Predicted 3D model of a 368-nucleotide RNA (Bacterial RNase P class A) from a bacterium. It matches the Rfam family "Bacterial RNase P class A". The family's RNA type in Rfam is ribozyme. The RNAcentral record of the sequence draws on ENA. A source record names the gene rnpB.
[in-house]
RNA sequence: UAAGAGGAACAGAUGGUCGCUGACCCUUUCUUGGGGCCAGAGGAAAGUCCGAGCUCUAUAGGGCAUGGUGCUCCGUAACGCGGAGUGGGGGCGACCCUAAGGAAAGUGCCACAGAAAAUAUACCGCCAUUCUUUUACAAGCAUGGUAAGGGUGAAAAGGCGAGGUAAGGGCUCACCGCUUCGUUGGUGACAAUGAAGGCAUGGUAAACCCCACCAAGAGCAAGACCAAAUAGGAAGGCGUUUGAAGGCUGCCCGUCUGAGCCUUCGGGUAGGUCGCUAGAGGCAUUGGGCAACCAAUGUCCAAGAUUGAUGAUCAUCACCCUGGUUAUUAACCGGGGAACAGAACUCGGCUUAUGGUCCUCUUAGACC
Numbered sequence: 001u002a003a004g005a006g007g008a009a010c011a012g013a014u015g016g017u018c019g020c021u022g023a024c025c026c027u028u029u030c031u032u033g034g035g036g037c038c039a040g041a042g043g044a045a046a047g048u049c050c051g052a053g054c055u056c057u058a059u060a061g062g063g064c065a066u067g068g069u070g071c072u073c074c075g076u077a078a079c080g081c082g083g084a085g086u087g088g089g090g091g092c093g094a095c096c097c098u099a100a101g102g103a104a105a106g107u108g109c110c111a112c113a114g115a116a117a118a119u120a121u122a123c124c125g126c127c128a129u130u131c132u133u134u135u136a137c138a139a140g141c142a143u144g145g146u147a148a149g150g151g152u153g154a155a156a157a158g159g160c161g162a163g164g165u166a167a168g169g170g171c172u173c174a175c176c177g178c179u180u181c182g183u184u185g186g187u188g189a190c191a192a193u194g195a196a197g198g199c200a201u202g203g204u205a206a207a208c209c210c211c212a213c214c215a216a217g218a219g220c221a222a223g224a225c226c227a228a229a230u231a232g233g234a235a236g237g238c239g240u241u242u243g244a245a246g247g248c249u250g251c252c253c254g255u256c257u258g259a260g261c262c263u264u265c266g267g268g269u270a271g272g273u274c275g276c277u278a279g280a281g282g283c284a285u286u287g288g289g290c291a292a293c294c295a296a297u298g299u300c301c302a303a304g305a306u307u308g309a310u311g312a313u314c315a316u317c318a319c320c321c322u323g324g325u326u327a328u329u330a331a332c333c334g335g336g337g338a339a340c341a342g343a344a345c346u347c348g349g350c351u352u353a354u355g356g357u358c359c360u361c362u363u364a365g366a367c368c
Base pairs, nucleotide, nucleotide: 001364002363003362004361005360006359007358008357010355012317013316014315015314016313017312018311020040021039022038024036025035026034027033042340046351047350049349050348051347052346053345054219055218056217057216066215067214068213069212070211071085072084073083074082075081086100087098088097089096090095101210102209106208107207108204109203110202123150124149125146126145127144128143129142131140132139133138158176159175161173162172163171177199178197179196180195181194182193183192184191185190223274224273225272226271233265234264235263236262237261238260245257246256247255248254281300282299283298284297285296286295287294288293319337320336321335322334323333324332325331326330
């Protein structure tokens, strides 16, 4: 310098002007207005994919169904998350990926090609024998042996080498793999190793299924409280020619209409209050642990809207790109850019989107 690998923090700063939401204080025409002061989005607030808290409903206990998870140990309130490992795979490497239980309980499937896709089988080939042809080598038919070689396929009944054989074959042997039984190390997944077995068990469970473990449902529009108008409900009282109530009227009388009217209670709608932000909280130090994480001590309080606030603009500085002038390092004068995106009950994760910066490491090349 180029190409990569892993990780960390940040998400412009300050000031002025005009606004928005909330708490507190003062004032006022008393529940509206004004003033002061303070606070006011994120690393993902997103997707709503997992796990919890919290709330209501259901629930004696147990089981089935259904759904989920699936190497080991640890962490955690919990998880399908995280850490450290094991096995497998990829990369020259730093490092990365991994739904990774069971196919020896049962069922199903394995296209095309191929002899055969699972009770093995034989297209070409190899070998033996009989017969025929041929002087002979050899060729052909039939029967039998075989699976080493060729061919098909994603996958072919252990691999590879040697011995042996008519040719072959775990037929026999060494090594590797596999199965069974041990030993040693490890908490464990597992690793290393010994003996025996001649190989039995093709693949597929992100096919049904089996095994182990986990799971009651709905969600802050949960839910709790206060509570108009209108309509309807219940109880009581008064009243229907002994006239309630209403109209005319300031009131009484009078007159007209003629069957409902009044009070209370409870449910409940609009609306309002709470839930609502002090929490499995943040930060620092020390200690334990490889780590995730845990403990102790100290310290801090940091949005709470409800058609939904958290904004707009100006100036200066900082960052990045770029143009011009002088005299070259540099200085001066300009121009442009600055991501993804925005709380809505709250946390722990995962995933996705996104800007530049810094640190460590790997490989290759050049120079000293």